[in-house]
Context: one part of a larger RNA
RNA sequence: CAAUCAUUAAGGAACUCGGCAAAUUGACUCUCGUAACUUCGGGAUAAGGUGGACCAUUUCUUCUGAUUAAUAUCAGGCAAGAAACAGGAGGCAUAGAAUGGUGUUGUACGACUGUUUAAUUAAAACAAAGCACGCUGCGAAGAAAUAAAUUCGAAGUAUUGAGUGUGAUCUCUGCCCGAUGGCGGCUGGUUAACUAAUUUGCUUAGUUAAAUCUAAUAAGCUAGGCUUUGAUGGAAACCCCGUUCAAUGGCGGCCUUACCUAUAAGGGUCCUAAGGUAGCGUAAUACCUUGGCCGUUAAAUGCGGUCUUGCAUGAAUGAUGUAACGAUACAACAGCUGUCUCUAUGAUUGGCUCG
Numbered sequence: 001c002a003a004u005c006a007u008u009a010a011g012g013a014a015c016u017c018g019g020c021a022a023a024u025u026g027a028c029u030c031u032c033g034u035a036a037c038u039u040c041g042g043g044a045u046a047a048g049g050u051g052g053a054c055c056a057u058u059u060c061u062u063c064u065g066a067u068u069a070a071u072a073u074c075a076g077g078c079a080a081g082a083a084a085c086a087g088g089a090g091g092c093a094u095a096g097a098a099u100g101g102u103g104u105u106g107u108a109c110g111a112c113u114g115u116u117u118a119a120u121u122a123a124a125a126c127a128a129a130g131c132a133c134g135c136u137g138c139g140a141a142g143a144a145a146u147a148a149a150u151u152c153g154a155a156g157u158a159u160u161g162a163g164u165g166u167g168a169u170c171u172c173u174g175c176c177c178g179a180u181g182g183c184g185g186c187u188g189g190u191u192a193a194c195u196a197a198u199u200u201g202c203u204u205a206g207u208u209a210a211a212u213c214u215a216a217u218a219a220g221c222u223a224g225g226c227u228u229u230g231a232u233g234g235a236a237a238c239c240c241c242g243u244u245c246a247a248u249g250g251c252g253g254c255c256u257u258a259c260c261u262a263u264a265a266g267g268g269u270c271c272u273a274a275g276g277u278a279g280c281g282u283a284a285u286a287c288c289u290u291g292g293c294c295g296u297u298a299a300a301u302g303c304g305g306u307c308u309u310g311c312a313u314g315a316a317u318g319a320u321g322u323a324a325c326g327a328u329a330c331a332a333c334a335g336c337u338g339u340c341u342c343u344a345u346g347a348u349u350g351g352c353u354c355g
Base pairs, nucleotide, nucleotide: 001350002349003348004347005346006345007344010341011340014339019336028051030049032048037042039168054088055087057084058083059082060081061080063076064075065074066073102334103333104332105331106330107329108328109326110325114126115125130166131165132164133163135161142152143151144150171319172318174251175250176249179248180247181244182243183242184241185240188239189238194233201226202225203224204223205222206221207220208219252270253269254268255267256266279313280310291307292306293305294304295303296302
């Protein structure tokens, strides 16, 4: 010097990002006591208080005998407990060691118990009961496999099964179907394969006919092959017509006005599918911002309450409250302490120096 312990006068968080770490509390007992709030179960060991070992004295618990109608009462007794008490002695100390809750208040988030990143994150994340939506009539939907059989679903049958969102309970859950998606409809429009009226050119075989000595040849007709055009008919989807937001999602500007000023119930106008309702609000969401005011402090960018002009809150992408719960986050108080003012001492182990 390092690690692990123990103790430190006075102060008591002044330390620090932050009471991190340490200390405090502690088991038991008492016919002591215990608040707000509450889903009436809790909260609660709430909080806050009392007592203690040993000796002496007395009483009770139990058994036997006497007595009595029966208890009561009296006498005697083994063993073990319990209680009462203004008694006594010793010690620094009587739950004499070890083990063994710090408590209270407010706020945010999540209802709760539970689950999770084995080896940096345990949480406000996941799950959850509850709520809602659409799908599924049985060879069910859905899933594995697949050009399949088959299997799970299920030896189940819509109070089933699979899927999605939200996340106990309480109070609620507004407006919009224009866009995207889902579902339904059909008089119409458009339309593929296919159908094929029609149509262009080339070619094979045969054939008609004129002129000419012979030979050669244009054109046409008949029967085939290839090729070009393609009227008409023609399903779903799409266009079209409806419906649906606890489907994906969205939820405005400008101007003006009341008897100081200010504000704007009201009015005008433009645009829109509809213009944000109830709530909450400087929020885990607020840029400006350390917003204004109040409380807490001697002093607070903190915390709580309130206002609200919400850069960019808002209703199952759930909204607002809420008892209980939390190794959650933030703030405060009491107690407590070497965290600190400000260090010091001792022990054990290691290191270092000498041998």